[in-house]
The part of an RNA shown here (large-subunit ribosomal RNA, domain VI) has 269 nucleotides and comes from Microgenomates bacterium DG_75. Taxonomically the source falls in Candidatus Microgenomatota (Bacteria, Bacteria candidate phyla). It matches the Rfam family "Bacterial large subunit ribosomal RNA". Its mean pLDDT, the model's own confidence on a scale to 100, is 87.

Context: one part of a larger RNA
C1' cells in the first nucleotide's frame, strides 16, 4: 500500500514446516519344531537407552546488589572501640530471586485409507493353463489423514461478533425541483498512535501490564526466606575469650497490603 466505510476481537485453513527412533526382560512356553542338543512365529505386558518440549515443587549448580568468618596494609573516618578502602567478589564458609541440569514431568500412542515388491480369487485370449486382458482381495518403519506449530499479501487478500459513522462548505451532471449521481476540501465518531510507570517482553523495534475511576514502578509495613546470636553494656577471667541482654542484628531481585513519590496537562492520525 493493497483487501472498497473505520475499527476492536475471536476464527476458518488454501499452503508450509516439526515429529517418525530402538534395546532388554517376562507371559504365551520349554510349547510348536526337533533323536537330542537346543528352540521359535503371532499376540500381550513391563522396564531402559536415545532425541524432544515444558517447568523449577524436590535435589543439584551458579548466584560480582545477601549474611558471617578471616590474613595483610606507611590507607580513610583525630585516636580506643567499632567501620570502610585496596589486594581475582583478596580468600573462606553459606545463600532469596531469577536463569540452569545432573532435577522433575510429559512425548516420540492408538487408528483410518490408497499402495509397492510380493502373495491371492474368478477368468478367458489359446474347450487345458495363467494373479490380468474385464473384475475382486491381502499387503511396509514408506506415501495420505490422523498429533503438534505457524498460516486469509490464500491480490480467490475468506468468516463471525460488537463498537463507530454519513455533519460542514463547494464543483460538474440528470431532474419528476423532492432529490439522485460522480467528485474536491475540512471535521468528529469508535479506535490507534505519541507521551509516562514498567516487565511474564526485549538489541533496535516489537509485545504484555498499567496511567489518579490507579497497586505500574519505586518507598514503607507484615511475611516468606537467608546468614547465624549484632553493636553497646554488663558479669567471668590477668589475658586470649566466654556468657547474659539474643534463635538476636542485618538482610537482593519472592508474596500480600499500603497512594507517600513517579504515572501531569495533554496533542495527532
Nucleotide at each position: 500500500c493493497g483487501u472498497u466505510g473505520g475499527a476492536u476481537a475471536c476464527u476458518u485453513g488454501a499452503g508450509a514446516g516439526a515429529a517418525g527412533c530402538u534395546g532388554u526382560u517376562u507371559c504365551c512356553a520349554g510349547u510348536a519344531c526337533g533323536a537330542g542338543a537346543g528352540g521359535a512365529c503371532c499376540g500381550a505386558a513391563a522396564u531402559g537407552g536415545g532425541c524432544c518440549a515444558a517447568u523449577c515443587c524436590c535435589u543439584a549448580g551458579u548466584g560480582u546488589g545477601c549474611c558471617a568468618g578471616u590474613u595483610g596494609u606507611u590507607g580513610c573516618c583525630g585516636u580506643c572501640a567499632g567501620g570502610u578502602g585496596c589486594a581475582c567478589c583478596g580468600c573462606u564458609g553459606g545463600g532469596u530471586a531469577g536463569c540452569u541440569a545432573c532435577a522433575u514431568u510429559g512425548g516420540u500412542u492408538c487408528g483410518g485409507g490408497a499402495u509397492a515388491a510380493c502373495c491371492g480369487c474368478u477368468g478367458a485370449a489359446a474347450g487345458c493353463a495363467u494373479c490380468u486382458a474385464a473384475g475382486c482381495g491381502g499387503g511396509a518403519a514408506g506415501c495420505c489423514c490422523a498429533u503438534c506449530u505457524c498460516a486469509a499479501g490464500a491480490u480467490a487478500a475468506g468468516g463471525u461478533a460488537u463498537c463507530c459513522u454519513u455533519c460542514c462548505c463547494u464543483g460538474a451532471c440528470c431532474u419528476u425541483u423532492g432529490g439522485g449521481u460522480c467528485g474536491g476540501g475540512g471535521g468528529c465518531g469508535a479506535g490507534a498512535u505519541c507521551g509516562g510507570u514498567a516487565g511474564g517482553a526485549g538489541a533496535u523495534u516489537a509485545c504484555u501490564a498499567c496511567c489518579u475511576u490507579g497497586a505500574u514502578a519505586g518507598g514503607c509495613g507484615a511475611c516468606c526466606g537467608g546468614u547465624g546470636u549484632a553493636a553497646g553494656c554488663g558479669u567471668a577471667g590477668c589475658a586470649a575469650u566466654a556468657c547474659a541482654u539474643u534463635u538476636a542484628g542485618c538482610c537482593a531481585a519472592g508474596u500480600c497490603g499500603u497512594a507517600c513519590u513517579a504515572a501531569u496537562c495533554g496533542a495527532u492520525c